A computed fold for a 388-nucleotide RNA from a Bryobacteraceae bacterium, annotated as Bacterial RNase P class A.
The prediction has a mean pLDDT of 77.
RNA sequence: CUUCUCGGACGGGCAAUCGCUCCUUCCCAUCUUCACGAUGGAGAGGGGAGGAAAGUCCGGUCUCCAUAGGGCAGCAUGCCGGCUAACGGCCGGGGGGGCUCGCUCAAAGCGGGUUUCACGGAAAGUGCCACAGAAAAUAAACCGCCCCUGGAAACGGGGGUAAGGGUGAAAUGGUGCGGUAAGAGCGCACCGCGGCCACGGCAACGUGCGCUGGCAGGGCAAACCCCAUGCGGAGCAAGACCAAAUAGGGGAGGAUGGAGCGGCCCGCUCCGCUACGACUUCCGGGUAGGUUGCUAGAGCUGGGGAGUAAUCUCCGGCCCAGAGGAAUGAUUGCCAUCCGUCAUGAAAGUGGCGGAUACAGAAACCGGCUUAUAGUCCGGGGGGCCUC
Numbered sequence: 001c002u003u004c005u006c007g008g009a010c011g012g013g014c015a016a017u018c019g020c021u022c023c024u025u026c027c028c029a030u031c032u033u034c035a036c037g038a039u040g041g042a043g044a045g046g047g048g049a050g051g052a053a054a055g056u057c058c059g060g061u062c063u064c065c066a067u068a069g070g071g072c073a074g075c076a077u078g079c080c081g082g083c084u085a086a087c088g089g090c091c092g093g094g095g096g097g098g099c100u101c102g103c104u105c106a107a108a109g110c111g112g113g114u115u116u117c118a119c120g121g122a123a124a125g126u127g128c129c130a131c132a133g134a135a136a137a138u139a140a141a142c143c144g145c146c147c148c149u150g151g152a153a154a155c156g157g158g159g160g161u162a163a164g165g166g167u168g169a170a171a172u173g174g175u176g177c178g179g180u181a182a183g184a185g186c187g188c189a190c191c192g193c194g195g196c197c198a199c200g201g202c203a204a205c206g207u208g209c210g211c212u213g214g215c216a217g218g219g220c221a222a223a224c225c226c227c228a229u230g231c232g233g234a235g236c237a238a239g240a241c242c243a244a245a246u247a248g249g250g251g252a253g254g255a256u257g258g259a260g261c262g263g264c265c266c267g268c269u270c271c272g273c274u275a276c277g278a279c280u281u282c283c284g285g286g287u288a289g290g291u292u293g294c295u296a297g298a299g300c301u302g303g304g305g306a307g308u309a310a311u312c313u314c315c316g317g318c319c320c321a322g323a324g325g326a327a328u329g330a331u332u333g334c335c336a337u338c339c340g341u342c343a344u345g346a347a348a349g350u351g352g353c354g355g356a357u358a359c360a361g362a363a364a365c366c367g368g369c370u371u372a373u374a375g376u377c378c379g380g381g382g383g384g385c386c387u388c
Base pairs, nucleotide, nucleotide: 001384002383003382004381005380006379007378008377009376010375012335013334014333015332016331017330018329020048021047022046023045024044025043027041028040029039030038031037050359054370055369057368058367059366060365061364062235063234064233065232074231075230076229077228078227079093080092081091082090083089094119095117096116097115098114099113100112101111102110103109120226121225125224126223127220128219129218142165143164144161145160146159147158148157149156150155173191174190175189176188177187178186192215193213194212195211196210197208198207199206200205239292240291241290242289249283250282251281252280253279256278257271258270259269260268261267299318300317301316302315303314304313305312306311336357337356338355339354340353341352342351343350344349
């Protein structure tokens, strides 16, 4: 310098013009009993999306409903330790796998680095294991080998054998010696494996020329299942407050209406309504509408301390959107970054022209995860090339 991989950060800037939303302040107009206040308008000042605001997949705050206690069912999680409000998240460690480097002539093995893993139980039970293969699990005899046997032979029959061949992702531990008719943990040595013990570690686990068992039944639990642990439900359209018109509900009062005759009253006649309550008034629920919840918080930021880290803690500074069919925008210019092309130049570079600048947009709030993302920068690890 370049490439691969992993992780982290940023994710356009300035100005002008025209707009949008919220807050504060001041003025004007209208309503109102002055004031307070409400509505509308104008001015000034200030705030106005993200790293994912997304998916709504986990966990919590908050709110309402439900809830003696226990169990079943269902769902989720699953090596160990720590962090946290909590988590299925994060950090550290252990074990397994991948890649790579070193030791080594090389292989095996050992060690380092990096990365990755739903990583409890297959000796409770059930189920499944394509194709190939004789056999895919209370294992299995196709070829081969050995023994017995039929036959002149070719070729058969019976038995033994998992050592050799072949199939497969996977075939009942590996190497050697003994042993045997041939074989076989059948016996033995070493390796591997299980159990016990000792030591180290909080633990997962590791180490051991310690003891012991010939060695068990291959895999799949991201198949059912078993074990352990956790989980009540709905969600800010939660919920709370104020409250019009109309129509229901309840209480109290309660018969008074219309037309005709007539100047008026009484009266008379007719009609209507009604005691299952017209009408008046009060109360209550509740709809529209309004207010609230609503943004000062597991907050942001500078520095110090503890810790390997996640994280915790101390001091100082800061206030940073709150809409509700839903604002946060548009245009232009200059700059920035990248790409293409042309000119110039020995080259580095400089200049002109053209293009691109993503993914995406809060809706009660917070911690995570996952997914999308033009372009730029930084760091860890490995490889390659060049120079000294």

Lineage of the source: Bacteria > Pseudomonadati > Acidobacteriota > Terriglobia > Bryobacteraceae. It matches the Rfam family "Bacterial RNase P class A". Rfam classes the family as a ribozyme. The model forms 94% of the base pairs in the Rfam consensus. It is recorded under the gene name rnpB.